């Protein structure tokens, strides 16, 4: 220098191909119930689409550029 894959809560992950529900689940965290207290259990809550632009009535999803990580070629 060229090519490929990946990027979603604090952590892990589904959804992307085939655009349309309030972006789902697990762990963690907070609060309530339960307990003498803790733990376990249970209920509720907070928390995310890498950035910018484009297409569209509508983008996590499609397109472009960039950034980051990994891999291959030179």
């Nucleotide at each position: 220098g060229g090519g490929g894959c990946u990027g979603u809560a604090g952590u892990c992950u589904a959804g992307c191909c085939u655009g349309g529900u309030u972006a789902g689940g697990a762990c963690c965290c907070u609060a309530g119930c339960u307990u003498c207290g803790g733990g376990a259990g249970u209920u509720a809550g907070a928390a995310a689409c890498c950035a910018c632009g484009g297409u569209u009535c509508a983008a996590a999803u499609c397109c472009g550029u960039g950034c980051a990580g990994c891999c291959c070629c030179a």

About this RNA: The RNA shown here (transfer RNA) has 74 nucleotides and comes from Candidatus Iainarchaeum sp. Its mean pLDDT, the model's own confidence on a scale to 100, is 82. Rfam family: tRNA. The family's RNA type in Rfam is transfer RNA. The sequence was found in a public genome assembly.